Overview:
Predicted 3D model of a 74-nucleotide RNA (transfer RNA) from a Deltaproteobacteria bacterium. Its Rfam family is "tRNA". Rfam classes the family as a transfer RNA. Gene Ontology term of the family: triplet codon-amino acid adaptor activity. Taxonomically the source falls in Myxococcia (Bacteria, Pseudomonadati, Myxococcota).
[in-house]
RNA sequence: GGGCCGAUAGCUCAGUUGGUUAGAGCUCCCGGCUCAUAACCGGGUGGUCGAAGGUUCGACUCCUUCUCGGCCCA
Numbered sequence: 001g002g003g004c005c006g007a008u009a010g011c012u013c014a015g016u017u018g019g020u021u022a023g024a025g026c027u028c029c030c031g032g033c034u035c036a037u038a039a040c041c042g043g044g045u046g047g048u049c050g051a052a053g054g055u056u057c058g059a060c061u062c063c064u065u066c067u068c069g070g071c072c073c074a
Base pairs, nucleotide, nucleotide: 001073002072003071004070005069006068007067010026011025012024013023019057028044029043030042031041032040050066051065052064053063054062
C1' cells in the first nucleotide's frame, strides 16, 4: 500500500430482502420468598445503533469518506 470482517444498553449479543415500539440474557435498582444470604419469582431503569455526509416519503439496514479493533496479501 491492497483486500476481508467487526463496532447496537454497564457486559455478551440478536436485529438479513429499508416500514415508523430498537430487543434478549447477564449486571444494576425496587418488591416478594427466607431467621438471614444465595438461588428462585415479579417489576423497573438503561441506547442520539463508532463519526460525518448522501440516497429515500422513510435508514441500525443501502452508498461514500473517516476513526478504532481483528485477520490475510504484498